[in-house]
RNA sequence: UGCGGGAUGGAGCAAUUGGCAGCUCGCAAGGCUCAUAACCUUGAGGUUGGGGGUUCGAGUCCCCCUCCCGCAA
Numbered sequence: 001u002g003c004g005g006g007a008u009g010g011a012g013c014a015a016u017u018g019g020c021a022g023c024u025c026g027c028a029a030g031g032c033u034c035a036u037a038a039c040c041u042u043g044a045g046g047u048u049g050g051g052g053g054u055u056c057g058a059g060u061c062c063c064c065c066u067c068c069c070g071c072a073a
Base pairs, nucleotide, nucleotide: 001072002071003070004069005068006067007066010025011024012023013022019056027043028042029041030040031039049065050064051063052062053061
């Protein structure tokens, strides 16, 4: 320098060719228990890496930038 992949709650990952952003773990509260763990119920937590564009509507499509991984030189 070129090419490809990735960036989504605290962590790890989904999201059916654009249509209300979910799952597991963790966290908090309650239940159960003599008590803790386990188990059950409920809840908080996300401006989807940043900026712009297209569209009635963008995590998803287009452009620019940042960072991470791989390949090539």

Predicted 3D model of a 73-nucleotide RNA (transfer RNA) from a Candidatus Doudnabacteria bacterium. Its Rfam family is "tRNA". Rfam links the family to the GO term triplet codon-amino acid adaptor activity. By type it is a transfer RNA. The prediction has a mean pLDDT of 83. The RNAcentral record of the sequence draws on ENA.